[in-house]
SAM riboswitch aptamer (S box leader) from Neobacillus mesonae, 101 nucleotides, folded computationally.
Parts: sequence; structure tokens; C1' cells
RNA sequence: UUCUUAUCAAGAGCGGCUGAGGGACUGGUCCAAUGAAGCCCGGCAACCUGCAAUGCAAGGUGCCAAAUCCAGCAAAAUGAUAUCAUUUUGAGAGAUAAGGU
Repeated sequence: UUCUUAUCAAGAGCGGCUGAGGGACUGGUCCAAUGAAGCCCGGCAACCUGCAAUGCAAGGUGCCAAAUCCAGCAAAAUGAUAUCAUUUUGAGAGAUAAGGU
């Protein structure tokens, strides 16, 4: 780099430093000087891992606004009718883990 599998509506700070952005992309829409991002500490969780193994622990990752914040493509149903709206399902994209290449 790419492929496969699994998961993605639960959970997690009234801390310190610092100081303007952030929520992948696009659109929307939210969050933010009552402090964004980042770093430290703290915490959650249990994919891998360890063990005396339907459990316990927490070594490797991960995570700690809002469903992956919502939509982005397709189909179906319903309503209105050049088209649009709503709902559902599936796909796509993305994130994380483990394994392969």
C1' cells in the first nucleotide's frame, strides 16, 4: 500500500499547560474565550493478550459532544406529482481491532 473478518444508538474529567479552531471528505448542521485543536494526567472499554478461563486482569492498541452528528449511491413503500418530501432496507465511504499481502 492493499485484501479479509468483526464492530460502529452503550461507556468515559467541574484536572493541569496552552490559546483558535474542531467535528475524515463535500453539502448541511453543530461544538468552541462559560476555552477548539494539541500535550500531560485521569477515565472508559475489552479487539488482541495473560491467567487458576461463560470469569477476572489490564500488557499492546483504541476510545472519552451529538447514531460514524445527518445526508451523499441504489431500491421499495407512502404522500404530493415534469420533480420533490418522508420512512425503511441495502450498498458505498470512513473509523477501530485482528490477520494476510

The organism belongs to Neobacillus, within Bacteria.